[in-house]
Context: one part of a larger RNA
Molecule: small-subunit ribosomal RNA, 5' domain
Organism: uncultured organism
RNA sequence: GAACGAACGCUGGCGGCGCGUUUUAAGCAUGCAAGUCGAACGGGAUCAUUCCUUCGGGGAUGUGAGAGUGGCGAACGGGUGAGUAACACGUAGGUGAUCUACCGCUUGGCGGGGGAUAGCCCAUGGAAACAUGGGGUAAUACCGCAUACGACCGAUCUGCUGUGGCGGGUUGGGGAAAGGCGCUUAGGCGUCACCGAGCGAUGAGCCUGCGGCUGAUUAGCUGGUUGGUAGGGUAACGGCCUACCAAGGCAACGAUCAGUAGCCGGCCUGAGAGGGUGAUCGGCCACACUGGAACUGAGACACGGUCCAGACUCCUACGGGAGGCAGCAGUGGGGAAUAUUGCGCAAUGGGGGAAACCCUGACGCAGCAACGCCGCGUGAGUGAUGAAGGCCUUCGGGUCGUAAAGCUCUGUCAGGUGGGAAGAACAAGGAGAUUCCCAACAAGAAUUCCCUUUGACGGUACCACCAGAGGAAGCACCGGCUAACUCCGUGCCAGCAGCCGCGGUAAUACGGAGGGUGCAAGCGUUGUUC
Numbered sequence: 001g002a003a004c005g006a007a008c009g010c011u012g013g014c015g016g017c018g019c020g021u022u023u024u025a026a027g028c029a030u031g032c033a034a035g036u037c038g039a040a041c042g043g044g045a046u047c048a049u050u051c052c053u054u055c056g057g058g059g060a061u062g063u064g065a066g067a068g069u070g071g072c073g074a075a076c077g078g079g080u081g082a083g084u085a086a087c088a089c090g091u092a093g094g095u096g097a098u099c100u101a102c103c104g105c106u107u108g109g110c111g112g113g114g115g116a117u118a119g120c121c122c123a124u125g126g127a128a129a130c131a132u133g134g135g136g137u138a139a140u141a142c143c144g145c146a147u148a149c150g151a152c153c154g155a156u157c158u159g160c161u162g163u164g165g166c167g168g169g170u171u172g173g174g175g176a177a178a179g180g181c182g183c184u185u186a187g188g189c190g191u192c193a194c195c196g197a198g199c200g201a202u203g204a205g206c207c208u209g210c211g212g213c214u215g216a217u218u219a220g221c222u223g224g225u226u227g228g229u230a231g232g233g234u235a236a237c238g239g240c241c242u243a244c245c246a247a248g249g250c251a252a253c254g255a256u257c258a259g260u261a262g263c264c265g266g267c268c269u270g271a272g273a274g275g276g277u278g279a280u281c282g283g284c285c286a287c288a289c290u291g292g293a294a295c296u297g298a299g300a301c302a303c304g305g306u307c308c309a310g311a312c313u314c315c316u317a318c319g320g321g322a323g324g325c326a327g328c329a330g331u332g333g334g335g336a337a338u339a340u341u342g343c344g345c346a347a348u349g350g351g352g353g354a355a356a357c358c359c360u361g362a363c364g365c366a367g368c369a370a371c372g373c374c375g376c377g378u379g380a381g382u383g384a385u386g387a388a389g390g391c392c393u394u395c396g397g398g399u400c401g402u403a404a405a406g407c408u409c410u411g412u413c414a415g416g417u418g419g420g421a422a423g424a425a426c427a428a429g430g431a432g433a434u435u436c437c438c439a440a441c442a443a444g445a446a447u448u449c450c451c452u453u454u455g456a457c458g459g460u461a462c463c464a465c466c467a468g469a470g471g472a473a474g475c476a477c478c479g480g481c482u483a484a485c486u487c488c489g490u491g492c493c494a495g496c497a498g499c500c501g502c503g504g505u506a507a508u509a510c511g512g513a514g515g516g517u518g519c520a521a522g523c524g525u526u527g528u529u530c
Stems, first nucleotide, its partner, number of pairs: 001530004006526005013376006020368001021334001027331002030329003035072003040069002047062006079287003089211007098204002103200007111145001113143002120135006152173009179192005213259003220250003225247008262284004266277004289310005312323004340366001342365003348362001349360004379409004389400004413471001415466005423457001428452003432448005474519005479500003485514005495502002
C1' cells in the first nucleotide's frame, strides 16, 4: 500500500447492487418447510331441491368433506462442515466387471381366470399412544393359467475380437401384462396408461496413473494381514465374507503413530514466481440428537421414514407413551459480533394430475444493519468597508477570508399533487386454417393465427407539475518517518507513543484554543493475510 462475512469509538442525507451466528455439530416454545391423483378402487359425511310419511323417519336427484386401498413423488430441492490425510477431492483414463424410475426413438404384445384385504359394521382391551377378534366388499392391489417377436439359462456348431465384447445356426428349458376416459353407424376408433425386447439420453457404482498439510523429541508396522484354490454375496470386480493352502505385504522416495483440516472452480495479495485462503455463487464429498442396523424402492442404509441402545426434554390414571430446527422465521444461551415468528406462488424451477388445478420458507420480493462496493447530494455566480467576532502580534499589522452578510440564480435528493409501467410467456376456453388417425363422419393428436383471462413486488420504478437554499458534514492527524504551526495551561506530574522517542518552567511530541493537512457519509483504532 492492498484486502476483509469483520468488530469497536465518534459521526451519519439519499439511492442501486450485493452481503449478514466466522463463537456452542450446544438446547429449543410456536407456526410453516412434501405432497398429489375421483380420468386406478370400494364407498360416502354434510348441504340443496323434490316426493312419501305412522311425524320417529324414509326414497330420488345433485353436491361431493374427512378417512381408507392403490399409483407416482417423498433418495430432488433446502441446511451444515462435526467427521475425514482418504481414490474424499482435482485431473487424465478404464469398466471385455456394472446398474439406471420418469423421458425420446424402434419393435412385438395387452387372452382367459381365481382367492383375499383395508375402509365399513359388530364386539373387546387401554388414561393415552394404540391394539385384538368376528362379518362382509373393490381395484391399475395380490396370485395361478395361456401365449413369447426379442431377451435370459443349458448343450452344441461357428465368424470377428481387446478378460464376462459384437454376431450367426440347431435344440431343450423356464419367464409378461391393466385398465381408465372420450367418440361411435355398436363393428370398432382415438387417447393416456400397462407388458417383453433393443438403442439413446440422463444419473450413478467400481477400478487405476498423477497431484495438493505438519511432526523422526513417532522407526519399525501388519494376522484377513499378502497371495492362491473353492464357495458365498453383490447390479458389478475384489479377503467384500467363509473354509483350506502358502508366508507373505508396507517402510528413510518416511510406513506406522500423533496433530491439524471437508476438497476444488475460485478469492486476496504480488510485476511475476510465489504466499495466504476455501464466506457468498458453482461442482464433488460427508453428516442429520449420539452409536448401531436393516426394510421399502430404479435409486437410501434415508434431515422433517422404521427398529434397537444411550443421553436429554415432555405427557401419564405409574401400567406405559411422545420428541429431535446443521429447513424458513423465531427463542433463550455462548460471544467483540451477525437480521423479520413478513408477502406471494405473478415469474423461474420442482412433485402429482389428461387437464383445471393443488403443493412448494426452493424461489421471486419486501423488512432490518453505512457490513461492503458504486453513484448522487449537502448548492451555483457575484460580492472588500477586506464588516463584526475569534486567534496571533515586533502593536504597524497579519490571519480565518470571497469566507459571511447582501444581490442574482438553479432545482438533483428528501417533501407534496397527478399520471403510471416492463417483468405475461404459457396453460385453459371460444372462432378459423393445415396435417395425422378413420373406408368416411364424430371424437382425438400435432402445428399455426386471432379473441378472452392471470402481477406478490406496488400505486413501486419512471414521468410531469408545485414550493423553496430551504431538511442534509464529519472524522483523524499536524517532532522525524509523513502532507500540515503558533499561543496558553502543565512542569519527568498529568499524560503521549507504530519505531526513534517527548514531558524535570519558554513543550510545533502531553491537554485546550486558533490555524492548517488528509480523507469524506464516512473517518479512525484493533484483529488477520499478502